[in-house]
Parts: sequence; structure tokens; C1' cells
RNA sequence: GGAGUCGGCCAGGCUGCUCGCGGGCUGUUCGUGCCGGGGGAGCGUCGCUUCACCGGCACGGGCGGCACGAGGAAAGUCCGGGCUCCACAGGACGAGGCGCCAGGUAAUGCCUGGGAGGCGUGAGCCUACGGAAAGUGCAACAGAGAGUAGACCGCCCAAGGCGCGGCCAAGGGCACGUCCCGAGGACGCGAACGGCAAGGGUGAAAGGGUGCGGUAAGAGCGCACCGCGCGCGUGGCAACACUGCGCGGCUAGGUAAACCCCGCCUGGAGCAAGGCCAAAUAGGAAUCCCAUGGUGUGGUCCGCACCGGAUUCGGGUAGGCCGCUGGAGGCCUGCGGUGACGCAGGCCCUAGAUGAAUGAGCGCCCGGGUGACCGCUGGUCACCGUGACAGAACCCGGCUUAUCGGCCGACUCCUCUU
Repeated sequence: GGAGUCGGCCAGGCUGCUCGCGGGCUGUUCGUGCCGGGGGAGCGUCGCUUCACCGGCACGGGCGGCACGAGGAAAGUCCGGGCUCCACAGGACGAGGCGCCAGGUAAUGCCUGGGAGGCGUGAGCCUACGGAAAGUGCAACAGAGAGUAGACCGCCCAAGGCGCGGCCAAGGGCACGUCCCGAGGACGCGAACGGCAAGGGUGAAAGGGUGCGGUAAGAGCGCACCGCGCGCGUGGCAACACUGCGCGGCUAGGUAAACCCCGCCUGGAGCAAGGCCAAAUAGGAAUCCCAUGGUGUGGUCCGCACCGGAUUCGGGUAGGCCGCUGGAGGCCUGCGGUGACGCAGGCCCUAGAUGAAUGAGCGCCCGGGUGACCGCUGGUCACCGUGACAGAACCCGGCUUAUCGGCCGACUCCUCUU
């Protein structure tokens, strides 16, 4: 200098100016109502009515002041919870989810750290990671054969037989020649029965691998090393690991993101949950089931509780308030831990809208784009309706997706120089 990997932060800026929004707190003022205090007037007789003043409370209006007001994803609605209701709600089956080990957490399918496998030169990254000897299924085609899984090409002829060839040959014959017949023997060639699964081929995958011996030719057939299985030892909480030791048969493959088995977890519905107030209507009509019944927040059964339930037509309401923001909250410091995170102390309150609030103008600065110029690692001037992805709606913890530009830190590799 270049190329990468991982982690963190920001998300245009100015507590600029002017105007405009939302809720909160607060000051002042006006109005209404209520309560209390003392006072006045009237009536009447110890009570009633009414008026103003003072103080307080509530509501509403006007004019001010103060601080605050969308996100890292507010998105997807994929998970986990808080909360609300069914409802004071049990059990079994089924269904669904997860799946190496150990931790973290309110909890999770999340996060952290390890293990194994794989990718990368490396920093690092990825994982639907329990079980195939409980069972079922699947693997096209090719191939001899794809799991109680094999003989296409090829190699062999040991042993026992077969055919051919020449050689040797007990013995025998006769016409006595180096003639004829000839049990049998070894050798060579060949094929069949047979032997082989080492070599080749097919395939994504083929009966552990390399070497030596052995054999007719081979083969864990035997041996050495590796691999694999089991046991022991050592380290580790564990998953697992080992230049450890011993024994061993040389082993029934792959696939479970196929069904399945095993282990662990799980009520349901959801803020359009659910409460309160006010108002209006029709406490409506029909059909069906009806205690051996019906209903009860996914399914089935049992249990329990209640006494009605289902469907269709028709009518009224759609208003206001609560829920609604103080939280498994945020920030800082210290301690513990490899880490996620935990503990302790201190400080802080940062949107709650409801047809839906935070916008507009101006100025400067920053980033980007365009054009021009210059003294050209860059700078100056002018212009831009420029600044990604994108807007809370009960809240929180995650995951996933989209995304411009910038900053910081650590680490890896390559090249050059010293």
C1' cells in the first nucleotide's frame, strides 16, 4: 500500500431565528357548579329564600411559561412473555414445537461458551447436530449385484475326472524288426463341472485401505501399520478427546428437512382483549334439539360446573371515559464471570394520538450530485423541489427482511521497503 474477517456507534447537524401542531406540568384571568366561613336583605319565627365577598375543589374558555414528542428496523406478524377474558378449570389421548453438551434469561424455536462435522491459506464462517441392530418405506437409470445385497469382462485348472499331443513304460504278441498291442506314469495344450471376488467395468454410492506372505488363482486366509468396534486408563461438569494400553471380529451400507421411535416443552383467544358511563330499540318473530338433553375459548373421551342451546329473518346502538404508559425501564460507576449476563450503589422520567400530532420558511455547517475555474494527493464559486430503508397505536425480549453514507476498534493474508 492492497485485499479481507469480526464487533460497536451514528442515522444529517445548530439546546440558531420566525410561525404552526400533540399531550403533560404550571401561572394568570373569565364563566359555571359544589363545599366552608362570616355578612346583608326579605319572609317568617330560630327556620326558609335570596344577594355579594373571602377561601377551597371540579369542569370549561382566553392569554402566557417550562420541559418533552417516531425507529434501528417503528416493517414481517414468525417466535417468547407480561396483561385481559373464558374460568375458581382437572386428567388422558391426539395435535404441535424443539433436538450435540453446559450455561444465560421472565421465557423462547433466542443469546453465550464449548464439542463434533464441513468450508476457507487464514482471521473466521456454516449446521433441521438424539436414534438406521424396533418396524415400514425410498434410492430413476446403469450395473452381476444396492443390504439375508454379487459374477458381466476377467484370473485359475491344485484335487478328481474329460479330449488331444508327443515322451517314458510293467507286461504280452509275432512274420524277431529298433515291428505291433499295451495297464500305468509324468509333462504340455484345451475346454467343461468347478474355484475366485484380488484386477477391470457400471454407478452418486459396490463387500475397509496400503504393503508383505501364502495360494492353482485369490481372499483378513495370516501378519505389520492405519481404519473400525469393545473394554480400561487419563483430561474434562459434560458433549467429547488421546502420537495412551489391551482384546477383537475384520463388522447387517445410505436416507428420518421420509413415516416412525426416544427425550423435553405446550389450555385457548386476543387491546378490534376487556371494563365503566350514557343513549336508543322490539324483554321481537319463526324453525329445530330439549334432562337418556344442551352449553361451557381449537379436536376426541372422562370428569366438573351451569340450565338452556343452535339456525334464519327483522330492529336499535357504533357516543364518551378507562385500559394507554413508571417499565422483566434507561444511563453511569464498581465488583464477579472467557462470555451471554448477574450483584451493589447513584442519577433520570424520554410520544400516548384516535381519521389519527412533531410541519413550513430563513440562515450557517456537513455529506452527495451537476457545471465552471484554478496554483490540481486537492481547492474555490454557483446550482439542486438533493440526504438511504422508511412513521408508534397495549407493552417488552428475540429472530427475519429492507437499507444511503460515515466513524471507531481488533484481527488475518498478500506485496514492497527498512